[in-house]
RNA sequence: UACUUAUCAAGAAAGGUGGAGGGAUUUGGCCCUAUGAUACCUUAGCAACCCUCUGUAAUGAGUAGGUGCUGCAUCCAACCCUUAUAUAAGGAAAGAUAAGUU
Repeated sequence: UACUUAUCAAGAAAGGUGGAGGGAUUUGGCCCUAUGAUACCUUAGCAACCCUCUGUAAUGAGUAGGUGCUGCAUCCAACCCUUAUAUAAGGAAAGAUAAGUU
């Protein structure tokens, strides 16, 4: 890098650096942002995929370790389908994370 499988419910923030865009990509919308965003660092925390333990085991318990995460929120629409064509529901695609394979 690519492929496979699973999940995308809920949860969890303070300080510092820095100084303009940011919410993955394109378009349109919506939203955040000089009352300092996004990002990075430190600390703290959340969760429980791997993991640890319960003689085995899990629909149990846990968090030392490997990851991940800590605004709304995987923000909505785009493609398919149902529909009263207002809207709403479902799915796909894309993306994210984990584990495994390559």